Predicted 3D model of a 439-nucleotide RNA (Bacterial RNase P class A) from an Anaerolineales bacterium.
The gene name in the source record is rnpB.
It matches the Rfam family "Bacterial RNase P class A". Rfam's curators write: Ribonuclease P (RNase P) is a ubiquitous endoribonuclease, found in archaea, bacteria and eukarya as well as chloroplasts and mitochondria.
Of the family's consensus pairs, 93% are formed in the model.
The sequence is in RNAcentral, with records from ENA.
[in-house]
Order: sequence, then structure tokens, then C1' cells
RNA sequence: CAGGCCGGCCGGGCGACCGCGGGCGCACCUGGCCCUUGGAUUGCCUAAGGGCGAAGGACGUCCGAGGAAAGUCCGCGCUCCACAGGGUACGGUGCCGGGCAAUGCCCGGGCGGGGAAACCCGCGGACAGGGCCACAGAAAACAACCGCCUCCGCGACAGCGGAGGUCAGGGUGAAAAGGUGGUGUAAGAGACCACCGGCGGGGUCAGCAAUGAUCCCGGCCAGGCAACCCCCACCGGGAGUAAGGCCAAGCAGGAGCGACGCCCGUUUCGGCGGGCAGGGCGCGGCCCGCGCCCUCUGAGCUCCGGGUAGGCUGCUGGAGCCCGACGGUGACGUCGGGCCUAGAGAGAUGGUCGCCCAGGCCCGCGCCGGGGACGAAGGGGAAACCCGUAAACCUGGUUCGAGGCUGGACAGAACGCGGCUUACAGGUCCGCCUGCCUG
Repeated sequence: CAGGCCGGCCGGGCGACCGCGGGCGCACCUGGCCCUUGGAUUGCCUAAGGGCGAAGGACGUCCGAGGAAAGUCCGCGCUCCACAGGGUACGGUGCCGGGCAAUGCCCGGGCGGGGAAACCCGCGGACAGGGCCACAGAAAACAACCGCCUCCGCGACAGCGGAGGUCAGGGUGAAAAGGUGGUGUAAGAGACCACCGGCGGGGUCAGCAAUGAUCCCGGCCAGGCAACCCCCACCGGGAGUAAGGCCAAGCAGGAGCGACGCCCGUUUCGGCGGGCAGGGCGCGGCCCGCGCCCUCUGAGCUCCGGGUAGGCUGCUGGAGCCCGACGGUGACGUCGGGCCUAGAGAGAUGGUCGCCCAGGCCCGCGCCGGGGACGAAGGGGAAACCCGUAAACCUGGUUCGAGGCUGGACAGAACGCGGCUUACAGGUCCGCCUGCCUG
């Protein structure tokens, strides 16, 4: 320098104007409460002045999305509901050890697979049983399609047909019934033998363990899928902050208080209409007056429980973030110091403009390379032909330019936290592997 592997980090910046959510401050405006004085008055009321108070507005100040806020797939906290114990069903996890609040996550190790390597991927059981295995192929587990071999028949002596034997060879496939060599045979075959591989059982050594190394014995040999059912071991109550808690208009319900009436007309004898009296409300209050409602089928008032709208809370200070030291191979743990970092409820965190910065494309000049070049010029040769310096033009790369145009992805918190997975323009850093060059 090129290619690759691994793990982090950032993911536009500045300014102006307009705008949004939240915290705090502030009494300027609106509204509320209180005091003093005056008006009116029994009083409620009202005017001015003063005080309290942060409900709304204004003003000031501070803060205001992400590495995934996403998918909602795991694991927890928190809250409510359920809950003797056991079994079954259902769901999940699955090599071993460790970490963590916990996990299906992370770290370390083991084995298998891939890669030249850095490194990456996978993980209980397929001799408990059932089921399945696309296409191709004869056959996907009760293997004869071609081939090979024997016998019989026919025969034109090339072969054809039939009965059997045979997994050594061919062919199909992701996968074909252990491999190599030999014995053996008509041809063959773990049929038999040696070695190797693999399987089952047992021992010794190393290791906490998974497992590894090694020795002995055995039968000769076993296809794949468990993310199909299943078996074994272990784990698992349900619902989610719209959980849940508090306050509480109006309407409806319950209890109490309440004018505890008179007269006239009419009537289908239930009532209806009118007057007076009384009660309540309104016209600011009071008196008068007027209007409306009501007088036991009851206006209105008071209280009660549940609770709708609505409001408050849960609600953001937490398994928190940053730095350092120590322990540990590591995940992580302990200690010390520092920091406060969104809390909406139809849901804020934005918009416009200017300047700038990565990045991309283009232009110009220069340089380097390929074609032009089977080569102008030039040279050689007897000739065929050979050698050979360029240019226009085409094309690739690249330095430079106060050059031009363009230009920032994926995506938006909603109770919180730990993971995993998925999406993501571009930039950047540490470490490692391989190759080439140089010192």
C1' cells in the first nucleotide's frame, strides 16, 4: 500500500426570525381571598388604597428524543386480581462452568462444521415409539434400472427370451446401506481376515464439569429430519400505568327539613282552571311592584353512599450516567469522586432563511496509463517484411483550483429498566490476519 476480520464511537455545525412542551422566578394584566377608609346599609354590595396568593395571560431564565425512541420477541421491577398440596394439560428452555435482579442475554471453556488465516457458525435424545424425506432415481430403509454371473430354450452363432444369483462397477440424488488391501467365488458380498474409521460396555489418568488421552472387551456396521409428534431434565399463575390510588360537578338514588291553606267555577269525580294567602327563585340589595315555580302526587334546602364528565396522582432520582482505583483471563463486582439528564395526554422537541462542513457529480489545466500503433517521421532489408519516435482523437486514473452544481440516512419517547432482533446515507478510531514493496 492492497484485500480481509473484529470491536468501539459519531451520525451534521453556527446564526437570525417565527413557533411548541415543562420547571423555576416575577404580582404588570385578568380572575380570587383578606384588611383599612369612604358611599349605602341590619347585612350581603360598591369605590379607592394596601396585603396575600403563581389559576390563566405577559415577561425573564433554565431544560427539552434515539442508537435504534422501532418490532413488542424474551427477562425483571412496580400495581391489581387469584393462590393449601399433588397430578394433568399447555407453553418455554436445552453441551459444561461462571456472571447478572433475571433471561432465550453476556463471558470463559468443550465438541462439530466453514475459512489459507485473523475469525465465523452450530449444540439434549434418531437402538422408547409413531410419522415424513420435494425433484431425480429401480429403490429414501422389506434397495436389482443398467451391468456382471450360472442354468434352460431358440438361434442366422451376432444375439434374443425365461428362471435364478449378485450391491464389486455404472447411473440418479443434498444424502444410496463403512474405507483400503487380501482370501474367497460361476460372478460377488463383513461371507471371512488384517489395519483404519465408527458404535456399545468397562478400566486408568487429566479436568469442578462438558470432554480429552489411553487400554481392554464385544458384535461386524448403524441414512437424514426432533423448528412434525414424541422422550428426558429443568422452568413457568393472570393482566398491564387505559395497572392502580385520591378528589369529585351534573343527572339518577336514599334520608331529613319543608309552605300542614281558604274560596269560586267546571267535571267523565281521576282531576283541571282562576283568585287570595304562604314558601322559593329572578329583576344588584332593601321596600313596593312585576315575572316564574311550588303548597303533601311537594318547589326548594340540607345531608349520605356509590360514582360519570372533569381534575390530581402513579410520572420519572434510577438494577441511573461519567471518571478513577482495586479484584477477576473475562462477563462482572467492590470502593471513592462528580453529575441531574424530556415527562406530553390528541400527545411538545418544529419551520423558514443565510453561512459553513463531510460526501457525490461535473468543468479546466497538468501528470500517469490503455487504445490509436499490424505505427506518420526515421532506420534496416534484394524483397516479403522488420525495428521504431510522436500527434489528432477515444478512454481510465489522479494532484491542483478563493471553479460550478448538488448535498446529510434510518427513524419520533408515552410507567421504568436489562437484552435480542430488525432498519440505517455518510464519517471515524483501536486491534488483528494475509499478500506485495521499501528501510